[in-house]
RNA sequence: GAUUUAUUGAGAAGAGGGGAGAGAUUAGGCUCUGUGAACCUCUAGCAACCCCCCCGGUCGGCCGGGGAAAGGUGCUAAAACCUAAUCCCGGCAUGCCGGGAGAUGAUAAAUU
Numbered sequence: 001g002a003u004u005u006a007u008u009g010a011g012a013a014g015a016g017g018g019g020a021g022a023g024a025u026u027a028g029g030c031u032c033u034g035u036g037a038a039c040c041u042c043u044a045g046c047a048a049c050c051c052c053c054c055c056g057g058u059c060g061g062c063c064g065g066g067g068a069a070a071g072g073u074g075c076u077a078a079a080a081c082c083u084a085a086u087c088c089c090g091g092c093a094u095g096c097c098g099g100g101a102g103a104u105g106a107u108a109a110a111u112u
Stems, first nucleotide, its partner, number of pairs: 001112008013043005021032003025085005044076003049072002052067006080104001086101007
């Protein structure tokens, strides 16, 4: 990097370095930012995917519920910032509004 599965309106920031951008891509909007962006390091925290413990189910692979937070990841402005880049359904004032699914992205786990 690819594939599969799960989650994705919750939660959690300080310091040092750095020096102009950042919010995934494209477009539009909006926001953050020299009262210091991205990025790097340290510390702290959040969460609970893996790991660990308990209970139940299953012939079993495994599945469901609960607990814990030492370890492996991840995360710590705004819903994945909002809308569109697809389809379907409904409403009416007929080009807008609402809903559902999907796509894309992110993260984890497994496989490769």

SAM riboswitch aptamer (S box leader) from a Bacteroidales bacterium, 112 nucleotides, folded computationally. The coordinates come from a structure-prediction model, not an experiment, and the mean pLDDT is 82.